Model confidence (mean pLDDT): 79 of 100. A computed fold for a 345-nucleotide RNA from an Acidimicrobiales bacterium, annotated as Bacterial RNase P class A. Lineage of the source: Bacteria > Bacillati > Actinomycetota > Acidimicrobiia > Acidimicrobiales. The sequence is in RNAcentral, with records from ENA. Its Rfam family is "Bacterial RNase P class A". It is annotated as a ribozyme.
[in-house]
RNA sequence: UGAGUCGGCCGGGUGACCGCGGCAUGGCAUUGACCAUGUCGAGGAAGGUCGGGGCUCCGUAGGGCAGGGUGCUGGUUAACGACCAGUCGGGGUGACCCGCAGGAAAGUGCCACAGAGAACAAACCGCCGAUGGGCUCGCAAGAGCAACAGGUAAGGGUGAAACGGUGCGGUAAGAGCGCACCAGCGCCCGGGGUGACCCGGGCGGCUCGGCAAACCCCACCCGGAGCAAGGCCAAACGUGGGAGGACCGGCCCGGUCAAUCUCCCUAGGUAGGCCGCAUAGAUGGAUGGUCACCGGGGACGUGCAAGCGUCCUCACAGAACCCCGCCUAUAGGCCGACUCACCGU
Numbered sequence: 001u002g003a004g005u006c007g008g009c010c011g012g013g014u015g016a017c018c019g020c021g022g023c024a025u026g027g028c029a030u031u032g033a034c035c036a037u038g039u040c041g042a043g044g045a046a047g048g049u050c051g052g053g054g055c056u057c058c059g060u061a062g063g064g065c066a067g068g069g070u071g072c073u074g075g076u077u078a079a080c081g082a083c084c085a086g087u088c089g090g091g092g093u094g095a096c097c098c099g100c101a102g103g104a105a106a107g108u109g110c111c112a113c114a115g116a117g118a119a120c121a122a123a124c125c126g127c128c129g130a131u132g133g134g135c136u137c138g139c140a141a142g143a144g145c146a147a148c149a150g151g152u153a154a155g156g157g158u159g160a161a162a163c164g165g166u167g168c169g170g171u172a173a174g175a176g177c178g179c180a181c182c183a184g185c186g187c188c189c190g191g192g193g194u195g196a197c198c199c200g201g202g203c204g205g206c207u208c209g210g211c212a213a214a215c216c217c218c219a220c221c222c223g224g225a226g227c228a229a230g231g232c233c234a235a236a237c238g239u240g241g242g243a244g245g246a247c248c249g250g251c252c253c254g255g256u257c258a259a260u261c262u263c264c265c266u267a268g269g270u271a272g273g274c275c276g277c278a279u280a281g282a283u284g285g286a287u288g289g290u291c292a293c294c295g296g297g298g299a300c301g302u303g304c305a306a307g308c309g310u311c312c313u314c315a316c317a318g319a320a321c322c323c324c325g326c327c328u329a330u331a332g333g334c335c336g337a338c339u340c341a342c343c344g345u
Stems, first nucleotide, its partner, number of pairs: 001341010012294007020041008028032001043316001047327002050325005055226004067222005072086005087101001088099004102217002107215002109211003124156002126152003131149002134145004164182006183207002185204008230275004240265005245257004295314008
């Protein structure tokens, strides 16, 4: 200098004028959807509503089944599927990045197309044909031929995948059939680590496909609904209860009759209001607009250049019970750490 990796941060500023909402104080011949003054008034995501918690109501003895979720290890946390640190696997020259990462050697199931065969293997081509049978030669022993039975997983071919790899031996041809080395798996031992796991050594031919984001098994966790939760106050109309009238001359008792009227009280609940509710706040929802200057970016003009001038532009978006996370959107810019390549000293 160029290319990149990771982490963090900002995300326009100031002023004037005109507006909007909450609260407090004050004002009034107009008590109002009033006026004045003061003060407060969006974000890193307020978004998606995905995970978790608080709060509220309902349910709930305890245990089990069913159903759902999580799934390497240790820790953080109120909790989580979040975060931090690590392990293992994969990718990158590297900084670093990615991973729904338990069990397939419990059982069941599936593995398209192609292919003869897709899971205690399989014989299409090929190879062999030792053994048995056939044919030819030979007195015989035997030799030869074909490839019928049969053997064979070395080679070819199909496939994402064909039951370890290389070599030597072996054989009729072959094959872990035997051996050496390598790889994997299992068991044992030693060492390190809290642990996942890692390092080293030994033994066993054990060589065992993949899929659990198929059923399933194992371990752990999980009651439901949500601020339109929920609590308080409470009209009007209606409901229920009580009292009241006239007559019997006045009063009391009693009786008879009439009206469905007046007054009082009224559980529950509706409209409505308040709380829940916050140093923004809610009520169908305020937090804005214009201008000037400054700042960042871009285009054009001018100029050798520095610069100057004109114009455009400054994203994504916007609280609604609160909080912790995750994910997604975001013009432009800043800072730090690190990696690789080249050059210079």